[in-house]
RNA sequence: ACCGUGAUGCUAGUAUUAUCUCAUAUAUCCUCGAUAAUAUGGUUCGAGAGUCUCUACCCGACCACCGUAAAUGGUUGGACUAUGAGUGAAAAAAUACUGUGU
Numbered sequence: 001a002c003c004g005u006g007a008u009g010c011u012a013g014u015a016u017u018a019u020c021u022c023a024u025a026u027a028u029c030c031u032c033g034a035u036a037a038u039a040u041g042g043u044u045c046g047a048g049a050g051u052c053u054c055u056a057c058c059c060g061a062c063c064a065c066c067g068u069a070a071a072u073g074g075u076u077g078g079a080c081u082a083u084g085a086g087u088g089a090a091a092a093a094a095u096a097c098u099g100u101g102u
Base pairs, nucleotide, nucleotide: 007102008101009100010099012098013097014096015095016094017093020086021085022084023083024082025081026056030048031047032046033045034044041066042065050057058078059077060076061075062074063073064072
């Protein structure tokens, strides 16, 4: 002198952060193992898979089906989360980046 990393100061700038709407993802879906009950019942636990994807993978209502066995099904309403777009908030604050020093 240059480069990198960390901490910190200053000054200004930029962006983001409420809410609501829409879109994309995912169908709040599918597969498997174990477990529990039996028409006053149809449960619970775990694993996997699905998304250029973190998380979630449940709740309610109605209907059906299973003649006592081991297995449930259909319809419907509801989101949450991630990302993007739009809408939009007086002031302040926070965070990130940029600038300039130690």